[in-house]
RNA sequence: AGUAGAGGUUGCGCGAAUCAUGAGUAAGCGGUCCGAUGCGGCAGGCGCAGGGGAAGACGGCAGAAAGGGAGAGCGCCGAAGAGGAGUACCGCCUGACAGUACGAAUCUGGGCACAGGGCGAACAGGUCUGUGACUGUCAUCCGGAUGGGAUGGGGAGCUACU
Numbered sequence: 001a002g003u004a005g006a007g008g009u010u011g012c013g014c015g016a017a018u019c020a021u022g023a024g025u026a027a028g029c030g031g032u033c034c035g036a037u038g039c040g041g042c043a044g045g046c047g048c049a050g051g052g053g054a055a056g057a058c059g060g061c062a063g064a065a066a067g068g069g070a071g072a073g074c075g076c077c078g079a080a081g082a083g084g085a086g087u088a089c090c091g092c093c094u095g096a097c098a099g100u101a102c103g104a105a106u107c108u109g110g111g112c113a114c115a116g117g118g119c120g121a122a123c124a125g126g127u128c129u130g131u132g133a134c135u136g137u138c139a140u141c142c143g144g145a146u147g148g149g150a151u152g153g154g155g156a157g158c159u160a161c162u
Base pairs, nucleotide, nucleotide: 001162002161003160004159005158008077011076012075013074014073018070019069028061029060031058032057033056037049038048039047040046042095043094044093045092080108081107082106086102087101088100089099109135110134112132113131114130115129116128117127119125137153138152139151140150141149142148
């Protein structure tokens, strides 16, 4: 260097068949009340609707979707996750943000539990930080030892073969 392989409380990821949630919500239609604003996300501009009744409230009818979750199955064992410099796009115009796609540095062996923070509609889920034990692997040491124990390391690792 190449090839193959191991880790396992649910190993990791994808998953626009389907399911629940979102939600009897939003938008729509219509009724009653009310009475001057409202809309194009924000600011400025520009435009549009509005006393022939705006926004709002309360009933009625009908009634979604995205995001997040599960998932048959599929691909795999740096599987993958976190991160987010930067680039592109961005719906009336300009600007700032937000968002979307790609994504450099850097960090993480793996999953679990608990506490706190933020995301989230959520007591779902996942994420960050800390703590704890567990687990795999290698090194060193202890043991008579093949079993076992202690300490430490990091996946750029470990094992086998060439």